[in-house]
Predicted 3D model of a 73-nucleotide RNA (transfer RNA) from secondary endosymbiont of Trabutina mannipara. NCBI's taxonomy places the organism under Bacteria, Pseudomonadati, Pseudomonadota, ant, tsetse, mealybug, aphid, etc. endosymbionts, mealybug secondary endosymbionts. It matches the Rfam family "tRNA". Rfam's curators write: Transfer RNA (tRNA) molecules are approximately 80 nucleotides in length. The prediction has a mean pLDDT of 81.
RNA sequence: GCUGACAUAGCUCAGCAGGAAGAGCACACUCUUGGUAAGGGUGAGGUCGGCAGUUCAAAUCUGCCUGUCAGCA
Numbered sequence: 001g002c003u004g005a006c007a008u009a010g011c012u013c014a015g016c017a018g019g020a021a022g023a024g025c026a027c028a029c030u031c032u033u034g035g036u037a038a039g040g041g042u043g044a045g046g047u048c049g050g051c052a053g054u055u056c057a058a059a060u061c062u063g064c065c066u067g068u069c070a071g072c073a
Stems, first nucleotide, its partner, number of pairs: 001072007010025004019056001027043005049065005
């Protein structure tokens, strides 16, 4: 330098034939116990890497940029 994959909650990841965002762990509160461990319930936490485009509607499709990883030279 060229090509490809990936980027979603604090962490690990779903959701990607377009209809508007979820799980597990962690965190806060709470229930059960004499207390602990273990278990249950509720809740908070996200402008879906950035900027544009297409569309009535974009996490999802398209282009560019940034970052990470891999391959080729």